Background
The RNA shown here (FMN riboswitch aptamer (RFN element)) has 130 nucleotides and comes from Raineyella fluvialis.
[in-house]
RNA sequence: UACGUGCUCCGGGGUCGGUGUAAGUCCGAACCGGCGGUGAAAGUCCGCGACCCGGCUCCCUUCGUGGGAGUCGGUUGAUCCGGUGGAAUUCCGGGACCGACGGUGAAAGUCCGGAUGGGAGGCGCACGCG
Numbered sequence: 001u002a003c004g005u006g007c008u009c010c011g012g013g014g015u016c017g018g019u020g021u022a023a024g025u026c027c028g029a030a031c032c033g034g035c036g037g038u039g040a041a042a043g044u045c046c047g048c049g050a051c052c053c054g055g056c057u058c059c060c061u062u063c064g065u066g067g068g069a070g071u072c073g074g075u076u077g078a079u080c081c082g083g084u085g086g087a088a089u090u091c092c093g094g095g096a097c098c099g100a101c102g103g104u105g106a107a108a109g110u111c112c113g114g115a116u117g118g119g120a121g122g123c124g125c126a127c128g129c130g
Base pairs, nucleotide, nucleotide: 001130003128004127005126006125007124009122010121015029016028017027018026030110031109032099033098034048035047036046037045043097044096052074053073054072055071056070057069058068059067060066079095080094081093082092083091101113102112103111
């Protein structure tokens, strides 16, 4: 140092004003952007995770339209132009667009909730080993 195995830890962000009986939900302006990849750095390119739907196996059960674990499948939003350059839908300049579900005297990417959850993955340590 490559590889393998095991273990610990880490692993999501975002507001001011106005109107109004009431709005972080409307109006005006703002702010935020998981993980891996990609001749050069990505919310928008490729893939993954989570949320959601379903099947199968197992466990729990207050026996329910219940809960959980694993596994397989399905669904799943949005970007253009110019410049530089060997190379950039990733940088620079400009203009756009997207953002699950439930709740909430008023409609939610930003509030509350599932979530002190889960997770793509990442750093490190130990052992083995070429």
Model confidence (mean pLDDT): 85 of 100.